The RNA shown here (small-subunit ribosomal RNA) has 1508 nucleotides and comes from Lycopodina hypogea. Its mean pLDDT, the model's own confidence on a scale to 100, is 83. The RNAcentral record of the sequence draws on SILVA. The organism belongs to Lycopodina, within Eukaryota.
């Protein structure tokens, strides 16, 4: 310090998540030692048991118990009691408390302070009780009560009395206690106590400034309330309390209310500022079972005191009593979770005491706990046959790994044994010396000596003994994030912090091996800060990402021009006080180090005070004119600015009348509608309402909404110029007020046109819509509401500054001109470009989104939701304000590349069009689906499957089925053994395979053997089984379409762009020109083959013109004579290149026409298929990973099946006939094939064929006849002399074998079919159409396939439309890319929330009732030791009664919070549901905003607005 995650990729915005640190933690696995810390965060829930506050005999009466005893409470000592002090500290907890509770700084002339210290003064003299005790009584107990008698430092009268209190003064009032020691024996002295007062210290009370959580969906609160006077009360001020008087006080700088919370020093985190927190330690506060109350006291409204009330627990004899662990241990319950019913007062501290001392769960220690921090160890060196084993492997190896073993060495820790501290002397006691005072002694101060005291603990530490001996785990290994392989599993089991893994090759699950991190721990969970500049003070934003109020006026507030003087509040300096200690930081020191501890320093950024300064801000005063404003020029000027009135023409509709006749209207096309009762059309007249053509514009005005015929009246604002005046009067603006389109509402008018709703007609699967015909509210006016819009420049207002260019509106100035014009400069507005700058980009750019200032408003992931609820406003509709639960990891902006569009432009293609011929109807052939079957083997399935794999299913093929056999196997190879009676042949059995039996019989030889064959053994089998979504290879398709890319450079933050776009041109990214590009590659073209012309060469088996010979029907034929002329064969050349001319074009590419030429602009055809797409096809051609079968999923055999048949589809053949059928005659090809072959001729058969057989391994022989064509005859329009299916009979051929299941022939039979619906296919010239021929496969089987030639057309205006494709551009919410994305209802499941008749519980308020304890007040009667009084009695006192207040409780009524609830509403999530198709492209009716109506739903329509 950053990283992951939105996208195909990019930049930005923005959330989520991670890496760090920390913890009073918990859980999982593991666990050697020590030191320092820490240890019920839950339930302020309840508690058994023990302890936690006593002490003093030097205050008192005493002597129950113990010991001694001189027997005397005499001594030691002391229970209970009276009395004193303490118990208000120490210890615990954080419920309450939002407060002067806390923190900090002050004040207290408004106060108290026991014990302590200092000082002054005093301490005299009397009295009466009472507990204990004794004796009774009551009671279960707790305890109560009566009588008697007793002491005090208990209580109390009097005296004394100031530096006390009161009072103006006079004057008045107010104290006390003794004990012990010493000495005396008559008063004394010492010491501890006592009283009054003053001061100090300490502690406490009170007051004040400032600071101190959230909510405004808490906006008004308050009656002792605010103040005064009198009184009361307190230690003390004060409405603290009370009576009266006044009516105040607090609040937007947040009162009141609600929620939450002890506050701080500090602690955690962070660079800091901050944020979080308030365990341990320390300061303060509050509380002590809940609520109330006082008493005592210096101090309490009292944790281990009292009284009352409530709840709970316990005891009880049922009548009554007792209790309070939030002290230390401990228990129960709760909980994820937190320890011993330990030792000791040795130290430190506290209470009491003269003291010894006693008490002290404070404290010091130990125990338990890896809870945390720190430290130490689990060994060190050498050791390569790189052992064994494990894992893995490409089988070579690699890795574990110097790791182990082995050799040498050490002994921390632990074990055992021995020694052994500091913490403790500044204490106490005894004693010695000395000093001061004193008459002296005791006593006091100082110094010394002696003696005593350790819980921890025989602990720390030290030494010794033996042996590597006793000591390592945990998490992770897809990225973030260091570290990988194998096996198992197969969207299962599981993982996961985020992204995400897992559907048969998982580095992500589980295991193993290996590796990485940390380490006595490691990981997980939870919480906080950080990262997060993701609340932004430091340090963010608001045109489009979330975000500028619809607009103005203006109050509070904030900010505010120039100069001078003054002040010193802000500000700055200096000084002082404070900021407790601890903590943090620095230094030093002590534990072996460290953690930890000690000491010192610094710091504590704060607050207060004093003083100085005066630039700036503020206050006061005085001036100024540049901001702002006013006036004048009875000036100038533009304007849809506003309000009211008046009144105009065109148009529409309606009405009246005329002319006139059959339609009109409307639409994509129609219909509803209207019209012979006279429409539409046309003419004239009348009425009504609404809106104002042209001018008119990126024009003007207004704050915005908005404003448009003319004229009049009234009225607001602006602008420019020139003068003068005021003198900062200014800017912004929370609340507030006003205005505010359309729709809508109320009341009254008005109503022509338009027109939600509604009705009808269409469209449609439906059409609650789009289109059409009607049409109500409304639209208009008046008055009153509403208060919202995409109220937009999606851009708050004001001011200043920062290049230009152009246009425009309205003023002014200057020049020219006579005016109008025109031009220059300038002001105020409105627009278009554009530099710097800025921006994520788009863009903005003097009208800023630039650079600055002031103020206001608003934002903080998406959804839920602008919803719920509350409140306010409104007649209503609704508006304003405005959440949460839950859910997701994204949502979003701009730009990029593609793809797509029922977007656009350009262009091409048998794409359409123009034509020709088909398919779809029939019969048959063939393939497929489906069905059937034991099997009907398998694959191919839109285009790109379906006469496809299959260029041949009777057996074989064959993979399928049934049945019968075999198991190293049906074949081959290799190595070995045996045999040479092996192979072969024959027989039996059998369907065959197979099994069994019989029989004949090798070759060569160097005699070792070799060959060959069989049997057998070892090794290697085999699989048309699965996965084409693990693959190679091959193939289809887009498409023979013209595209697809790269290097360097340049542009851009970047994805990317440029090049490749543009202007032309081409079949072509073909070529030319231009250009921030310059070049290059794969494609195109060319090179290759066939074909069209010519030439040269060649001359058999080809050819035959002329010649020779022979034959002749005189046409001609033959010829192994001859020839090379011609045809032809196969080799090589030539030829065509826009080369030439004309025109167009840019002096181009190229195009059009022409000449010549066999051929002309690629001459025709073929081969040739870029980057890629479709997880396209093929594991059944072949190859191949993985998986599966191994007496079977292998292999052999026989038979069957692949040929089934209600049906559907594809591809073909033959037809439906006269351009034809039949009969007879006659003519012309090319290209092929042939030895298990082609087979002539001849003969036989009606024929298929048969018999015999010549020739030919082919330019020689054969197949072989070409057929359409053509000539003659016939048929004459019919289911026919068309058509030939189907079927009977008889045959031929192939073949072991034609039954399932071949082809052909003859004869007989003679079906459907008369040109084919919707729809659809092919073809642009030697093409379509039509005609035959050959070949491959093949024993046989061709309507299929492949090739060959014969005859041989029609049409193309053109590119609007359909389909497909290319380039450019545009929109996009698509990127699996439109077969995309996506909206809403409905149905189902789950989740949270809202409303809800109610109901339950808590809190709070008000009113009333009741009223405990208790303080205060009052009091008739009854009672009483001290004082007064001779007495009566009084004073005084408590008891009792009573009054006010008063907790708990009760009643009533609200408010509020929470739980629960029949039912209801919407929301979210899920899954392959249903209905539609609203949005994204012009999304098929552009979308969206406000509003209103309507509709299953998305939504539709009206009205106004926006352009996103």
């Nucleotide at each position: 310090a950053g990283a992951g995650u939105u996208u195909g990729a990019u930049c930005c915005u923005g959330g989520c998540u991670c890496a760090g640190a920390a913890c009073u933690a918990a859980c999982g696995u593991u666990g050697a030692c020590g030191a320092g810390a820490c240890g019920u965060c839950u339930u302020a829930a309840g508690c058994a048991u023990g302890c936690a506050a006593g002490u003093c005999g030097a205050g008192c009466g005493g002597c129950a118990g113990c010991a001694c005893u001189a027997c005397g409470g005499g001594u030691g000592g002391c229970g209970a009691g009276c009395g004193g002090c303490a118990a208000a500290c120490g210890g615990g907890u954080g419920a309450g408390u939002a407060a002067c509770a806390c923190g900090u700084a002050g004040c207290u002339u408004a106060u108290u302070u026991a014990c302590u210290u200092u000082u002054c003064a005093g301490a005299c003299u009397g009295g009466g009780a009472u507990a204990g005790c004794u004796a009774g009584u009551g009671g279960a107990a707790a305890c109560a009560u009566u009588a008697g008698g007793u002491a005090a430092u208990a209580c109390u009268g009097g005296a004394u009395a100031a530096u006390a209190a009161g009072g103006a003064a006079a004057c008045u009032u107010u104290a006390a206690a003794g004990g012990c020691g010493c000495g005396a024996u008559u008063u004394g002295c010492g010491u501890c106590g006592c009283u009054g007062a003053a001061a100090a210290a300490u502690a406490a009370g009170g007051c004040u400034g400032c600071g101190c959580u959230u909510u405004a969906u808490u906006a008004g609160c308050u009656u002792g309330u605010u103040g005064g006077u009198g009184g009361g009360g307190u230690a003390a001020u004060g409405g603290c309390c009370u009576a009266c008087c006044a009516a105040g006080g607090c609040g937007a700088c947040g009162a009141u209310a609600a929620a939450u919370a002890g506050c701080c020093g500090g602690c955690c985190u962070g660079a800091g500022a901050g944020g979080g927190u308030g365990a341990u330690c320390g300061g303060c506060c509050a509380c002590a079972u809940u609520g109330g109350g006082a008493c005592u006291g210096a101090g309490a409204u009292a944790c281990g005191g009292c009284c009352c009330a409530g709840a709970c627990u316990c005891c009880u004899a049922c009548g009554g009593g007792a209790g309070g662990c939030a002290g230390c241990a401990g228990c129960u319950a709760a909980g994820a979770a937190u320890a011993u019913u330990c030792c000791g007062c040795a130290a430190u501290g506290g209470a009491c005491g003269c003291a010894a001392g006693u008490c002290u769960g404070a404290c010091g220690g130990a125990g338990c706990g890896a809870u945390u921090u720190c430290g130490u160890g689990u060994g060190a060196g050498c050791g390569a046959u790189g052992a064994a084993g494990g894992c893995u492997u490409u089988c070579g190896g690699g890795u574990u790994g110097u790791a182990a073993a082995g050799c040498u060495c050490u002994u921390u820790u632990g074990a055992c044994a021995g020694g052994g501290a500091a913490g403790a002397a500044a204490a106490a006691a005894a004693u010695u010396u000395u000093c001061a005072g004193g008459a002296a002694a005791u006593g006091g101060g100082a110094a010394g000596u002696u003696c005593u005291u350790g819980a921890c603990g025989g602990u720390a530490c030290c030494u010794g003994u033996a042996a590597a001996a006793c000591a390592a785990g945990u998490c992770c290994c897809g990225g973030c994030u260091a570290a990988u392989u194998a096996c198992g599993u197969g969207c299962c089991a599981g993982c996961a912090g985020c992204c995400g893994c897992g559907g048969u090759a998982a580095u992500a699950c589980g295991u193993a091996a290996g590796g990485g991190g940390c380490a006595a721990a490691c990981g997980u969970u939870g919480u906080u800060c950080g990262a997060a500049a993701u609340u932004a003070c430091u340090g963010g934003g608001c045109g489009u990402a979330a975000a500028g109020c619809g607009u103005g006026c203006g109050u509070a507030g904030g900010c505010u021009g120039u100069u001078u003087u003054u002040u010193a509040a802000g500000u700055g300096g200096a000084u002082g006080g404070u900021g407790a200690a601890a903590u943090c930081c620095c230094a030093a020191g002590g534990c072996u180090c460290a953690a930890c501890c000690u000491u010192g320093g610094a710091a504590c950024u704060g607050c207060c005070a004093u003083u100085c300064a005066u630039a700036c801000u503020g206050g006061a005063a005085a001036a100024c004119u540049a901001g702002a404003g006013u006036u004048u020029u009875u000036g100038a000027u533009a304007g849809a600015g506003g309000u009211a009135g008046u009144a105009g023409g065109a148009a529409u509709u309606u009405c009246u009348g005329g002319u006139g006749u059959a339609g009109g209207g409307g639409u994509g096309a129609a219909a509803u509608c209207u019209g012979u009762a006279g429409a539409u059309a046309u003419c004239a007249g009348a009425a009504a309402g609404a809106a104002c053509a042209c001018c008119a514009a990126u024009g003007g005005c207004g704050a915005a909404g908005g404003c448009a015929a003319g004229c009049u009246a009234c009225u607001g604002g602006g602008u420019a110029a020139a003068a003068a005046c005021u003198g900062a009067c200014g800017c912004u603006g929370g609340g507030g007020c006003a205005c505010g389109a359309a729709a809508g509402c109320c009341a009254g008018g008005g109503g022509a046109g338009c027109g939600a709703a509604u009705g009808g007609g269409a469209u449609u699967a439906g059409a609650g819509a789009c289109c059409c015909c009607a049409g109500u509210a409304g639209u208009c006016c008046u008055g009153g509401c509403c208060g919202u819009a995409a109220a937009c420049g999606a851009u708050g207002u004001a001011c200043a500054c920062u290049a230009g260019u152009u246009u425009u509106a309205u003023g002014g100035u200057u020049u020219u001109u006579u005016u109008u014009u025109a031009a220059u400069c300038u002001a105020u507005g409105a627009a278009a470009c554009g530099a710097a700058g800025u921006u994520a980009a788009c863009g903005c750019a003097u009208u800023a989104a630039g650079u600055g200032u002031a103020c206001c408003g608003c934002c903080u992931g998406g959804g839920g939701a602008g919803u719920a609820u509350g409140c306010a406003c409104g007649c209503a509709a609704g508006u304003g304000u405005g959440a949460a639960a839950c859910u997701c990891a994204a949502a979003g902006g701009a730009a990029u590349u593609g793809a797509c569009g029922g977007g656009g432009g350009c262009u091409c293609g048998c794409c359409c069009a123009a034509g020709c011929g088909g398919u779809g109807g029939a019969g048959c052939a063939u393939g497929u689906g489906g069905u059937u079957u034991a099997a009907u083997u398998c694959g191919a399935u839109g285009a790109u499957a379906c006469g496809c794999g299959a260029a041949a299913a009777a057996c074989c093929u064959u993979a399928c089925c049934u049945g019968g056999g075999c198991u190293u196997g049906a074949a081959g190879g290799u190595a070995g053994u045996a045999u040479g009676u092996u192979a072969g042949c024959u027989g039996g059995u059998g369907a065959a395979a197979g099994c069994c039996a019989g029989u004949u019989u090798c070759u060569c030889u160097u005699c070792g053997g070799a060959g060959c064959a069989u049997a057998u053994u070892g090794c290697u089998a085999g699989g048309u089984g699965c996965u084409g979504c693990a693959u190679g290879g091959c193939u289809g398709u887009c498409g023979u379409c013209a595209g697809c890319u790269c290097g360097u450079g340049u542009u851009g933050u970047g994805a990317a762009a440029u090049g490749u776009u543009g202007g032309g041109u081409u079949a072509a990214g073909u070529c030319c020109c231009g250009c921030a590009a310059c070049g290059a590659g794969c494609g195109c073209a060319a090179c290759c083959c066939c074909u069209a012309u010519u030439c040269u060469a060649u001359g058999u088996u080809g050819c035959u013109a002329a010649g020779g010979c022979c034959c002749u029907u005189c046409g001609g034929g033959g010829u192994a004579c001859a020839g090379g002329a011609c045809u032809c064969u196969u080799a090589g050349a030539a030829g065509a290149c826009u080369g030439c001319c004309u025109a167009g074009g840019u002096a181009a590419a190229c195009u059009a026409g022409g000449a010549g030429g066999a051929a002309g602009g690629c001459g025709g055809g073929g081969a040739u298929g870029a980057c890629g797409u479709c997880a396209a096809g093929u594991c059944c051609u072949c190859a191949u990973g993985g998986c599966c079968c191994u007496u079977a999923u292998g292999u052999c055999c026989a038979g069957g099946g692949c040929u089934a048949c209600a049906c559907a589809c594809g591809u073909g053949c033959u037809a439906c006939a006269a351009u034809g059928g039949g009969a007879c005659g006659u003519a012309c090809a090319a290209a092929g094939a042939g030895a298990u072959g082609c087979g002539a001729a001849a003969u036989u058969g009606c024929a298929a064929a048969a018999u015999u057989a010549a020739g030919c391994a082919a330019a020689c022989c054969u197949c072989a006849a070409a057929a359409a064509a053509u000539g003659u005859c016939u048929c004459u329009c019919a289911g026919u002399u068309c058509g030939g299916a189907u079927u009977g009979g008889a045959g031929u051929c192939u073949g072991c074998a034609a039954c399932u299941c071949g082809a052909c022939u003859c004869u007989a039979u003679g079906a459907a079919g008369c040109u084919g619906g919707a729809a659809u296919c092919g073809c642009u010239a030697g093409u379509a159409a039509u005609c035959g021929c050959a070949g491959a496969u093949c024993a046989g089987c061709a309507u299929g396939c492949u090739g060959c030639g014969g005859u041989g057309a029609a049409u193309a205006c053109g590119u609007u439309c359909u389909c497909g494709a290319g380039c450019c551009u545009u929109g996009u919410a698509c990127a699996c890319a439109c077969c995309g994305c996506c909206c809403g209802u409905c149905a189902c499941a789950c989740c949270a929330c809202c409303c809800g008749a109610g109901u339950c519980a808590g809190u709070u308020u008000u009113a009333c009732c009741c009223g405990a304890a208790g303080u205060c007040g009052c009091u008739g009667u009854a009672c009483u030791a001290a004082c007064c009084g001779c007495a009566a009695g009084g004073a005084a006192g408590g008891a009792a009664g009573u009054g006010c207040c008063g907790a708990a409780g009760g009643u009533a009524a609200u408010a509020u919070u929470g739980g629960u609830a029949a039912g209801g509403a919407g929301g979210g999530u899920g899954a392959a549901g249903u209905c539609g198709a609203a949005a994204c492209a012009a999304g098929g009716c552009g979308a969206c905003c406000g509003u209103a109506g309507c509709g299953g739903a998305a939504g539709c329509u009206g009205u106004g607005g926006u352009u996103g």